Transfer RNA from Thermochaetoides thermophila DSM 1495, 72 nucleotides, folded computationally. Model confidence (mean pLDDT): 81 of 100.
RNA sequence: GGGGGUAUGGUCUAGUGGUAUGAUUUCUGUUUUGCAUACAGAAGGUCCCGUGUUCGAUCCACGGUGCCUCCA
Numbered sequence: 001g002g003g004g005g006u007a008u009g010g011u012c013u014a015g016u017g018g019u020a021u022g023a024u025u026u027c028u029g030u031u032u033u034g035c036a037u038a039c040a041g042a043a044g045g046u047c048c049c050g051u052g053u054u055c056g057a058u059c060c061a062c063g064g065u066g067c068c069u070c071c072a
Base pairs, nucleotide, nucleotide: 001071002070003069004068005067006066007065010024011023012022018055025043026042027041028040029039030038048064049063050062051061052060
């Protein structure tokens, strides 16, 4: 220098053109003499950035950025 992949709550992760899933974490409650476990509830996401297509974009197109990988 060129090709490919990837980016989603604090962390990990599913997902499809129609207001994002689960786990974990944190908080509260129940249970206990107390802790842990278990159970219930709650909080936590401008889906990497910009532009475009579309009635509608996390999803499609183009560009950019970070990371991974292959070739030279």
About this RNA: The sequence is in RNAcentral, with records from GtRNAdb. Its Rfam family is "tRNA". The family's RNA type in Rfam is transfer RNA. Its family is annotated with triplet codon-amino acid adaptor activity in the Gene Ontology.